This is a predicted structure of a 484-nucleotide part of an RNA (small-subunit ribosomal RNA, 3' major domain) from a Planctomycetota bacterium. The coordinates come from a structure-prediction model, not an experiment, and the mean pLDDT is 82. Its Rfam family is "Bacterial small subunit ribosomal RNA". NCBI's taxonomy places the organism under Bacteria, Pseudomonadati, Planctomycetota. The RNAcentral record of the full RNA draws on ENA.
[in-house]
Context: one part of a larger RNA
RNA sequence: UGACGGGGGCUCACACAAGCGGUGGAGCAUGUGGUUUAAUUCGAAGCAACGCGCAAAACCUUACCUAGGUUUGACAUGCAUGGAUUAGUCUCUGGAAACAGAGAUGACGCUCGCAAGAGUGGAACGUGCACAGGUGCUGCAUGGCUGUCGUCAGCUCGUGUCGUGAGAUGUCGGGUUAAGUCCCUUAACGAGCGAAACCCCUACUGUUAGUUGCUACCAGGUAAUGCUGGGCACUCUAGCGGGACUGCCGUGGUUAACACGGAGGAAGGUGGGGAUGACGUCAAGUCCUCAUGGCCUUUAUACCUAGGGCUACACACGUGCUACAAUGGUCGGUACAGAUCGAUGCAAAGGCGUAAGCCCAAGCCAAUCGCACAAAGCCGGCCCCAGUACAGAUUGUGGGCUGCAAUUCGCCCACAUGAAGUUGGAAUCGCUAGUAAUCGCGUAUCAGCAAGGGCGCGGUGAAUAUGUUCCUGAGCCUUGUACA
Numbered sequence: 001u002g003a004c005g006g007g008g009g010c011u012c013a014c015a016c017a018a019g020c021g022g023u024g025g026a027g028c029a030u031g032u033g034g035u036u037u038a039a040u041u042c043g044a045a046g047c048a049a050c051g052c053g054c055a056a057a058a059c060c061u062u063a064c065c066u067a068g069g070u071u072u073g074a075c076a077u078g079c080a081u082g083g084a085u086u087a088g089u090c091u092c093u094g095g096a097a098a099c100a101g102a103g104a105u106g107a108c109g110c111u112c113g114c115a116a117g118a119g120u121g122g123a124a125c126g127u128g129c130a131c132a133g134g135u136g137c138u139g140c141a142u143g144g145c146u147g148u149c150g151u152c153a154g155c156u157c158g159u160g161u162c163g164u165g166a167g168a169u170g171u172c173g174g175g176u177u178a179a180g181u182c183c184c185u186u187a188a189c190g191a192g193c194g195a196a197a198c199c200c201c202u203a204c205u206g207u208u209a210g211u212u213g214c215u216a217c218c219a220g221g222u223a224a225u226g227c228u229g230g231g232c233a234c235u236c237u238a239g240c241g242g243g244a245c246u247g248c249c250g251u252g253g254u255u256a257a258c259a260c261g262g263a264g265g266a267a268g269g270u271g272g273g274g275a276u277g278a279c280g281u282c283a284a285g286u287c288c289u290c291a292u293g294g295c296c297u298u299u300a301u302a303c304c305u306a307g308g309g310c311u312a313c314a315c316a317c318g319u320g321c322u323a324c325a326a327u328g329g330u331c332g333g334u335a336c337a338g339a340u341c342g343a344u345g346c347a348a349a350g351g352c353g354u355a356a357g358c359c360c361a362a363g364c365c366a367a368u369c370g371c372a373c374a375a376a377g378c379c380g381g382c383c384c385c386a387g388u389a390c391a392g393a394u395u396g397u398g399g400g401c402u403g404c405a406a407u408u409c410g411c412c413c414a415c416a417u418g419a420a421g422u423u424g425g426a427a428u429c430g431c432u433a434g435u436a437a438u439c440g441c442g443u444a445u446c447a448g449c450a451a452g453g454g455c456g457c458g459g460u461g462a463a464u465a466u467g468u469u470c471c472u473g474a475g476c477c478u479u480g481u482a483c484a
Stems, first nucleotide, its partner, number of pairs: 001484002003481003007478007015468002019431005026322008034313002042053002064308007073131001077130006088105007108121005133297002136295003142291002144286003147282001149280001154193006160169003173184003199274004204242007213232002217230004245268001248262005324424001328383007341370002345364002350359003390421001395416007437460007
């Protein structure tokens, strides 16, 4: 100087408390361990591995296994050389394919030539040699990227001063703040990286613009609808501005910083949300994104193909979904979103089918057309507390869709079947407001789909916080130490 303490002081955080809803019990989905297996590819391991890499494992992917095959190789560059029909196209044989073998046909440029043809060259092909290849090892050789402490308020430097020196001071102290934020004091004075601000979205408003959006007013028209002609007021869209700064008032405070209350205001003290992650820590993670040193391999640890596996299943754990019902289930009627996406695409209307879906097909490269009926909600009928008109696992049969192909191993529909489950031990998680809870919608990946996952969007919409004794983590000051 740090680190540590079942030392002290101050302070903070969904850390506890106060509340609301869960997990842990059930079934299923998914990941992991274990076991099994020819293989069940590999990595991730307390927090910070376990719906993680995977924003899609039937083939492919694929790295694994079995079997069959190739050896200058699936891919790159160079050198030498070959022949003139090699390449390409078509056919046949063996084969699961890859591949192996056989046959037919058959390119381009330049020079000479009437033509036939002759010569020659590049690409490509064959042969040979250099070399290629490796998701092989080492993340404890590395770059890059990422997680974490933590959006915590810290981490440092120059000059000066103090100290023999390590070092200290500044950065401490008194206030204050979300903040090393600011003020005051001060052997310190300044500065940098962080904090804040600058950026984006959202909440109010002005202006510009008025189609594909809108419809107050005028007119036309319809069974009805901005449907049509005017119109751009309004809504909206999307560019540029304004607006919030403790600016104003009062009280407290050191005449400070600031705190509390108030006015005005759409918004008030950082308005809400996002992006943004200091010096560093964990030899944290990744050599299987990529790059790369070293090592290893080179008729194999490389490459191609078919099939299988990654989907196994006594069991254990994590993360979720659906429930156990009456604040509910079911049937009928009826209302209101936002943000996306759409040309090998979204597909209306109409018809067929109980349905999944199919037929036909308008429109739309989309503020124009479509996916697209939002659902919870509201109104009415039934159910009457039961393993039920709750719950839907499992299984059977029949169908539909995608795709070369759904057996291992896809999704969906209908009928039948109708399991466990009556609120969950010890323990444990999330959340402070448009949040939790609850309800549906969209999208990336994608032929299809294991999505109940991820990422977004809106609808409905709470309770509680008196507080900091305790648990956990963190910051500053101080103290002890046989630790570095």